[in-house]
Molecule: transfer RNA
Organism: Nitrososphaerota archaeon
RNA sequence: GGGCCUGUGGUGUAGCCUGGUAGCAUGGCACCUUUGGGAGGUGUCGGCCUCGGUUCAAAUCCGGGCGGGCCCG
Numbered sequence: 001g002g003g004c005c006u007g008u009g010g011u012g013u014a015g016c017c018u019g020g021u022a023g024c025a026u027g028g029c030a031c032c033u034u035u036g037g038g039a040g041g042u043g044u045c046g047g048c049c050u051c052g053g054u055u056c057a058a059a060u061c062c063g064g065g066c067g068g069g070c071c072c073g
Base pairs, nucleotide, nucleotide: 001072002071003070004069005068006067007066010026011025012024013023020056027045028044029043030042031041032040049065050064051063052062053061
């Protein structure tokens, strides 16, 4: 330098193909339960790498950039 794959809360993941309310687990906080703790329960907090395009509507489709992984030179 070229090709392919990939990026979603603090962490791990589903959703992407086939556009239409971002889900689950774990975690933080508050409360309930307990003599206390643990376990359990309820509520709440927190996310689509970035910039553009297409569209009534983009996590999803298309392009650029950035980061990561693999392969070739």